Source information: A computed fold for a 130-nucleotide RNA from a soil metagenome, annotated as c-di-AMP riboswitch aptamer (ydaO/yuaA leader). RNAcentral holds the sequence, with entries from MGnify.
RNA sequence: CGCCUAAUCCACGGUUAAGAGAUGCCGUGGAACGGGGGACCCAAGUGUCCGGGGCUAACCACUUUCUCGUGGGGCGCAGGCUCCUUCAGCGCCAGCCCGUCAGCUAACCCCGUAGGCCGACGAAGGAGGA
Repeated sequence: CGCCUAAUCCACGGUUAAGAGAUGCCGUGGAACGGGGGACCCAAGUGUCCGGGGCUAACCACUUUCUCGUGGGGCGCAGGCUCCUUCAGCGCCAGCCCGUCAGCUAACCCCGUAGGCCGACGAAGGAGGA
C1' cells in the first nucleotide's frame, strides 16, 4: 500500500511540557454499520429427557476400535479503481456466549464497533467509474 471482520466516520471537551499546534489517549454526543429480545396473524399435538438457544463462513451425511478419511455444502484471497458471474489455483470450516429461557414478529427495548494478518501468485465475460 493492501487484507479478514459489523468492527468505521464526525463534533465538542479534557489530557502530556513554559506556551501553541499535531498525533495518541480518555469522556460525552451524533451518524453509519452489525446483532439480540419483542404482538395480532401464521406456525407449533402431548409428555419425557439425552434440556434448549445465540454470534460466526465455520455445517450436514457416511465410514473407522481410535486416530484419520470421503462426499455434499459454506467462506476468504490474487489480475492493484470498484462490483457481479464462470473456470482453474491456494487457504479456512476455529472459537465464544446465554443459563432451563427466547418460533415468526409491527410498535418498542437492549447490545457491539474487539481482534488478527504481510502476501506481489491465473484465465474469460459483463456493468460502472476515473